[in-house]
């Protein structure tokens, strides 16, 4: 150059038009003489614009990052 896949809390993930979950981790409280395991419960997140649509994490473009293919 071209093709293609991927980007959701601090870490990994599911979700593929209708309320954004799940495990670590972290914060508070229970528990215990402490401290750790263990329970219960909070914060916290859709790479960035623009389009379609009543409505978009999802469907389209275009950028930007990452990773792969070919020459």
């Nucleotide at each position: 150059g071209u093709c293609c896949c991927c980007g959701u809390g601090g870490u990994g993930u599911a979700g593929u038009g209708g309320u954004a979950g799940c495990a670590c981790g972290u914060c508070a409280g229970g528990u215990u003489c402490u401290c750790a395991c263990c329970c219960u419960g909070g914060c916290g997140g859709c790479g960035a614009g623009g389009g379609u649509u009543c409505a978009a994490u999802u469907c389209c473009c275009u950028c930007c990052g990452g990773g792969g293919g070919u020459a």